[in-house]
RNA sequence: AGCAGAAAAAGGCAAACCGUCUUAAAAGAUGGGACGCAAAACUACAGGUCUAAGGCCGCAAUAUUUAAAUUGUGUGGCUAUGAUGGCUGAGUUACCUGA
Numbered sequence: 001a002g003c004a005g006a007a008a009a010a011g012g013c014a015a016a017c018c019g020u021c022u023u024a025a026a027a028g029a030u031g032g033g034a035c036g037c038a039a040a041a042c043u044a045c046a047g048g049u050c051u052a053a054g055g056c057c058g059c060a061a062u063a064u065u066u067a068a069a070u071u072g073u074g075u076g077g078c079u080a081u082g083a084u085g086g087c088u089g090a091g092u093u094a095c096c097u098g099a
Base pairs, nucleotide, nucleotide: 003098004097005096012037013036017032018031019030020029021028022027035086041092042091043090045089046088047087048084049083050082054079055078056077057076058075059074060073062072063071
């Protein structure tokens, strides 16, 4: 230096849940709290997953109109440019030990 993680030491991180804040939401930040974690440290490049504000398409009732079109309202589908590194791969860096 690489590889590995059986036992141990110094320590580290912190799921669910709760309070507060941010966000359209997913989710995130922070304090408490520990299910777990040897990269549960960092990076959304690939795949997966979550969400759908905005956009696109449809439906319903209603108003304007001769009508159509359009707009507003409700509702359904699709969509990431949002999110997740504690889903996986990949990349980068790091503590202890060498059974």